Molecule: Glycine riboswitch aptamer
Organism: Paracoccaceae bacterium
RNA sequence: CAUUCUUUGAUGGGAGAACUGGCCUUGCCAGUGCCGAAGGAGCAACCGCCCCGGAAACUCUCAGGCUUCAGGACCGUCUUAGAAUA
Numbered sequence: 001c002a003u004u005c006u007u008u009g010a011u012g013g014g015a016g017a018a019c020u021g022g023c024c025u026u027g028c029c030a031g032u033g034c035c036g037a038a039g040g041a042g043c044a045a046c047c048g049c050c051c052c053g054g055a056a057a058c059u060c061u062c063a064g065g066c067u068u069c070a071g072g073a074c075c076g077u078c079u080u081a082g083a084a085u086a
Stems, first nucleotide, its partner, number of pairs: 002085005009078005018032006033066003039062001040060003046054003
């Protein structure tokens, strides 16, 4: 320096799902209903150092969300730090 894995930040893309009523009307509250891709939890294919543990975009909706804004798993580019290997 290259490669692989993890990781920090920036940036681009980024889905789904309602109505009614009230009020002090950037919005908030209540009722019922709905969504899954923050987080969380559960089962499990599978994997491992096989005592036990790690495990999803599956499932559940506690949380969160259901105009916009914001958030948003994940992906791309650049970047921070660490480890391994030739």